Context: one part of a larger RNA
Molecule: small-subunit ribosomal RNA, 3' major domain
Organism: Deinococcus proteolyticus
RNA sequence: UGACGGGGGCCCGCACAAGCGGUGGAGCAUGUGGUUUAAUUCGAAGCAACGCGAAGAAACUUACCAGACCUUGACAUGCACGGAAAGCGCUGGAAGCAGCGCGGUGCCCUUCGGGGAAACGUGACACAGGUGCUGCAUGGCUGUCGUCAGCUCGUGUCGUGAGAUGUUGGGUUAAAUCCCGCAACGAGCGCAACCCUUGCCUUUAGUUGCCAGCAUUUGGUUGGGCACUCUAGAGGGACUGCCUGUGAAAGCAGGAGGAAGGCGGGGAUGACGUCUAGUCAGCAUGGUCCUUACGGUCUGGGCUACACACGUGCUACAAUGGCCGGUACAACGCGCAGCGAAAUUGUGAGAGUAAACGAAUCGCUAAAAGCCGGCCUCAGUUCAGAUUGGAGUCUGCAACUCGACUCCAUGAAGUUGGAAUCGCUAGUAAUCGUGGGUCAGCAUACCGCGGUGAAUACGUUCCCGGGCCUUGUACA
Numbered sequence: 001u002g003a004c005g006g007g008g009g010c011c012c013g014c015a016c017a018a019g020c021g022g023u024g025g026a027g028c029a030u031g032u033g034g035u036u037u038a039a040u041u042c043g044a045a046g047c048a049a050c051g052c053g054a055a056g057a058a059a060c061u062u063a064c065c066a067g068a069c070c071u072u073g074a075c076a077u078g079c080a081c082g083g084a085a086a087g088c089g090c091u092g093g094a095a096g097c098a099g100c101g102c103g104g105u106g107c108c109c110u111u112c113g114g115g116g117a118a119a120c121g122u123g124a125c126a127c128a129g130g131u132g133c134u135g136c137a138u139g140g141c142u143g144u145c146g147u148c149a150g151c152u153c154g155u156g157u158c159g160u161g162a163g164a165u166g167u168u169g170g171g172u173u174a175a176a177u178c179c180c181g182c183a184a185c186g187a188g189c190g191c192a193a194c195c196c197u198u199g200c201c202u203u204u205a206g207u208u209g210c211c212a213g214c215a216u217u218u219g220g221u222u223g224g225g226c227a228c229u230c231u232a233g234a235g236g237g238a239c240u241g242c243c244u245g246u247g248a249a250a251g252c253a254g255g256a257g258g259a260a261g262g263c264g265g266g267g268a269u270g271a272c273g274u275c276u277a278g279u280c281a282g283c284a285u286g287g288u289c290c291u292u293a294c295g296g297u298c299u300g301g302g303c304u305a306c307a308c309a310c311g312u313g314c315u316a317c318a319a320u321g322g323c324c325g326g327u328a329c330a331a332c333g334c335g336c337a338g339c340g341a342a343a344u345u346g347u348g349a350g351a352g353u354a355a356a357c358g359a360a361u362c363g364c365u366a367a368a369a370g371c372c373g374g375c376c377u378c379a380g381u382u383c384a385g386a387u388u389g390g391a392g393u394c395u396g397c398a399a400c401u402c403g404a405c406u407c408c409a410u411g412a413a414g415u416u417g418g419a420a421u422c423g424c425u426a427g428u429a430a431u432c433g434u435g436g437g438u439c440a441g442c443a444u445a446c447c448g449c450g451g452u453g454a455a456u457a458c459g460u461u462c463c464c465g466g467g468c469c470u471u472g473u474a475c476a
Base pairs, nucleotide, nucleotide: 001476002475003473004472005471007470008469009468010467011466012465013464015460016459019424020423021422022421023420026315027314028313029312030311031310032309033308034306035305042053043052064301065300066299067298068297069296070295073127077126078125079123080122081121082120087102088101089100090099091098092097107116108115109114129290130289132288133287134286138284139283140279141278142277143275145273150189151188152187153186154185155184156165157164158163169180170179171178195267196266197265198264200236201235202234203233204232205231206230209226210225211224214223215222239261242255243254244253245252246251317417321376322375323374324373325372326371327370333364334363335362338357344351345350383414388409389408390407391406392405393404394403430452431451432450433449434448435447436446
């Protein structure tokens, strides 16, 4: 100087408390451990691994296993020779592949002999190739403490020196935020602001959007209009500016006006560093190892196994509910190898036909919870839907291993969950549906969107994490 203390003081945070809803019990989905296996590829490991890499394993993917094959190689550059190549067919085979055949000369230069480029085949060698190892050799990127308020420097001063001071102290703040004081005076990286979004107003613009008044209509459908809504550009607006109290000041408490008030809400933004944190399997890369194989091609299998254990979720156990009928109101998005209306057909998943739309125009698109009416009356039930049998639909070369969905039948556990444990402070929790990415197909996951919409916070003694000052130390 740090670090640590079941030392002290001050202060924060859904840290506790006060509340609401869960997890832990059941079934299923998914990840992991373990076990099994020819293989169940690899990585991630307290918080900060475990719906994680994976924004989607039937083949491919694929890195794993078995079998069948190749050896200048699937891919790059260089050399020689050959015929251009693409495309199509036949035979054998599980395919890779092997054999045979059809096809057909294009482009640039030309002295018309030929030469060159591109693509293809053969051959020899330099070489290719490796998701082999080392994240404790590395770059880059990322997680975490933590959006915590800290981390430093120059000059000066003090100290033999390590170093100290500044950065401590008194107030204040979300903040090393600001004020006052002070052997310090300044400065940098952080904080804040500048950026995006949302909430109010003005203005510009008026189609594909909108409709107050006029006409018209089943319908903003049409004429007309751009007021209003909306869209998307430019501005305004909030600054403790004003008032009262308090204070030395900074500020704090209350009030007015205002759509908004003291950081208005949300996001992006992550200082010096810590964890020898993570990643050689995104990529790059040193070293090392393999080179008829640890490289490459293919078919099939596996990553989907199952006495069990754990994490994360979904669905329930019902009456604030279940079922049936009627009826209302969104937002964000997406669409041409696409979204696909209407009418037809099927109980249905869907099918056949097909309009419109590269979309403020057409479509996906039905929002659901809600509201109105009816049935059920506390039961393993008209709750719950696992499992299983049968019949189908769709995608795809192909749904046996191993897809999703539909219909009929079947109708398991489960009556609110031990010890323990998690999230959340407001348009939040809870609850309801909905869009997108990935994607041929496949979502209870992930990333968004809107609808309905709470309870509680006395307080900081205690648990956890963190900041500042101080004290002790046999620790560095």